RNA sequence: AAUAGAGAAAGGCAAACUGUUUGAAAGAACAGGACGCAAAGCAAAGGGUCUAAAAUAAGGUCAAUUCCUUACCAUGAUCGCCUGGCUACCAAU
Numbered sequence: 001a002a003u004a005g006a007g008a009a010a011g012g013c014a015a016a017c018u019g020u021u022u023g024a025a026a027g028a029a030c031a032g033g034a035c036g037c038a039a040a041g042c043a044a045a046g047g048g049u050c051u052a053a054a055a056u057a058a059g060g061u062c063a064a065u066u067c068c069u070u071a072c073c074a075u076g077a078u079c080g081c082c083u084g085g086c087u088a089c090c091a092a093u
Base pairs, nucleotide, nucleotide: 002093003092005090012037013036017032018031019030020029021028022027035080041086042085045083046082047081048078049077050076056071057070058069059068060067
């Protein structure tokens, strides 16, 4: 430096759920807690998935531009959904 994770050691992360905070929601942060993880470290680039506040459109109500309902949409979220990118511990060859 490359391949690669069978066995081992040191250590690491933390799903569901609970509490508090935050957000329109999806979700996120912190604390507890461990289902799992060899990149479950970083980063929303491509695809997927989740949400739909605002905007737009339609309908309803109304004196009304307000209000209500529905549709649509990511500019929101997810890297612990997949692919690709960057970086890294240990041991083996």